[in-house]
Bacterial RNase P class A, 380 nucleotides, folded computationally. Its mean pLDDT, the model's own confidence on a scale to 100, is 77. Its Rfam family is "Bacterial RNase P class A". Rfam classes the family as a ribozyme. Its family is annotated with dimeric ribonuclease P complex, tRNA processing and ribonuclease P activity in the Gene Ontology.
RNA sequence: UGAGUUGGCCAGACGACCGCGUCAGGGCUUCGGCCCUGCCGAGGAACGUCCGGGCUCCACAGAGCGAGGUGGUGGGUAACGCCCACCCGGGGUGACCCGCGGGACAGUGCCACAGAGAACAGACCGCCGCAGACGUCCGCGUCUGAGGUAAGGGUGAAACGGUGGUGUAAGAGACCACCAGCGCGCCAGGUGACUGGCGUGGCUCGGUAAACCCCACCUGGAGCAAGGUCAGACAGGGUGUGCUUGAGGGCUGCUCGCCCGAGCACCCGGGUAGACCGCUAGAGGCGUGCGGCAACGUACGUCGUAGAUGGAUGGUCGUCGCCCACACGCGGGCAACUGCGCGUGGGACACAGAACCCGGCGUACCGGCCAGCUCAUCCG
Numbered sequence: 001u002g003a004g005u006u007g008g009c010c011a012g013a014c015g016a017c018c019g020c021g022u023c024a025g026g027g028c029u030u031c032g033g034c035c036c037u038g039c040c041g042a043g044g045a046a047c048g049u050c051c052g053g054g055c056u057c058c059a060c061a062g063a064g065c066g067a068g069g070u071g072g073u074g075g076g077u078a079a080c081g082c083c084c085a086c087c088c089g090g091g092g093u094g095a096c097c098c099g100c101g102g103g104a105c106a107g108u109g110c111c112a113c114a115g116a117g118a119a120c121a122g123a124c125c126g127c128c129g130c131a132g133a134c135g136u137c138c139g140c141g142u143c144u145g146a147g148g149u150a151a152g153g154g155u156g157a158a159a160c161g162g163u164g165g166u167g168u169a170a171g172a173g174a175c176c177a178c179c180a181g182c183g184c185g186c187c188a189g190g191u192g193a194c195u196g197g198c199g200u201g202g203c204u205c206g207g208u209a210a211a212c213c214c215c216a217c218c219u220g221g222a223g224c225a226a227g228g229u230c231a232g233a234c235a236g237g238g239u240g241u242g243c244u245u246g247a248g249g250g251c252u253g254c255u256c257g258c259c260c261g262a263g264c265a266c267c268c269g270g271g272u273a274g275a276c277c278g279c280u281a282g283a284g285g286c287g288u289g290c291g292g293c294a295a296c297g298u299a300c301g302u303c304g305u306a307g308a309u310g311g312a313u314g315g316u317c318g319u320c321g322c323c324c325a326c327a328c329g330c331g332g333g334c335a336a337c338u339g340c341g342c343g344u345g346g347g348a349c350a351c352a353g354a355a356c357c358c359g360g361c362g363u364a365c366c367g368g369c370c371a372g373c374u375c376a377u378c379c380g
Base pairs, nucleotide, nucleotide: 001376002375003374004373005372006371007370008369009368010367012320013319014318015317016316017315018314020041021040023038024037025036026035027034028033043351047362048361050360051359052358053357054356055223056222057221058220062256063255064254065253067219068218069217070216071215072086073085074084075083076082087101088099089098090097091096102214103213107212108211109208110207111206124153125152126149127148128147130145131144132143133142134141135140161179162178163177164176165175166174180204182201183200184199185198186197187196188195189194227277228276229275230274236268237267238266239265240264241263248260249259250258251257284303285302286301287300288299289298290297291296321349322347323346324345325344326343328341329340330339331338332337
């Protein structure tokens, strides 16, 4: 200098004029409200509604089945399907990145086509030997039949270990040596997943669970349109059924069990639907020290940062910044193109908008800043 990789931060700024919302102070009022001043007033994702909770109610609140979720190990956290560290496998020269990461010896299913044969399978071409027939240059060759073989060739994504040898009619882990894999036993390291080593043995018994399934762990339901307080209004009629020998309701998708219980279900018809709370001081933010590889925890200090409810933070002008286009000048490059400077013109200038709150994940995004690490080249 270039290329790459990981993490963090910002999310236009300033000024003027006019205009909004909560709250506080002051003033006025015809009691409906109005005016003045001041502090504060959308996000890194507010989006998705995908997870986990706080909170509220069922509600005094059990058991079993079912259903759903997660899946290497150890930590963090209120909790999680999140985060951190590590292990194993894969990718990359590397920094680093990826993983629906338990089980195929519980069972079932699937592996198209090709191929003889796709899980205890298999003989197409081959190789060997026997019988018969024909031919013969007497070495053997061809055809047919029954038998042996799976080392060689072929098919395939994948074919029931690899290399070398012994052995055989020809072969074959049939046997042997060395490997790989697997099982068993032991040693060392590690909290653990696991790693390394030694010995021994049968010789080697496919893949797939993001297929059903098995195993381990976890899980009440509904949700701020939850749920409360106050105010307001009401007009009844009919049918069926029940009244402690239990209709109906709740917990719960089902069963058991427990609890409440004198009304309940349906049809026709009438009236009301406003205000307030919940609603922002939190598993909160920021700073420093200490502990920890880290996630994070802890101590001290400090701050008060929207709470709307037809739903607030906007409009105009100017300057700077930023983006785009054009022209000129200087420089780099073979070219494509590109860096800097000045000028002109354009630009609501990315993604996007709280509605009970918080911790995450996923998705969208103009441009800028900071830091670490890796590789390549060059110079000192």